[in-house]
RNA sequence: GGGUCGGUAGUCUAGCGGCUAUGACGUCGCCUUUACAAGGCGAAGACCGGCGGUUCGAAUCCGCCUCGACCCA
Numbered sequence: 001g002g003g004u005c006g007g008u009a010g011u012c013u014a015g016c017g018g019c020u021a022u023g024a025c026g027u028c029g030c031c032u033u034u035a036c037a038a039g040g041c042g043a044a045g046a047c048c049g050g051c052g053g054u055u056c057g058a059a060u061c062c063g064c065c066u067c068g069a070c071c072c073a
Base pairs, nucleotide, nucleotide: 001072002071003070004069005068006067007066010025011024012023018056027043028042029041030040031039049065050064051063052062053061
């Protein structure tokens, strides 16, 4: 330099162009316990790597940039 795949809560992850986005772990509160753990109930937390474009509408499609993994040279 070329190619493929990926970047979404603190971490991991789902998401046929259509409800300001799924679940797990973690965090916080309450219940339970003498207490802890486990368990039950509830809550907060991401507007989707960045900038443009297409569209009535974009996390999703297109272009460029950026970061990471792998392959080729």
Transfer RNA from a Candidatus Aenigmatarchaeota archaeon, 73 nucleotides, folded computationally. Its Rfam family is "tRNA". By type it is a transfer RNA.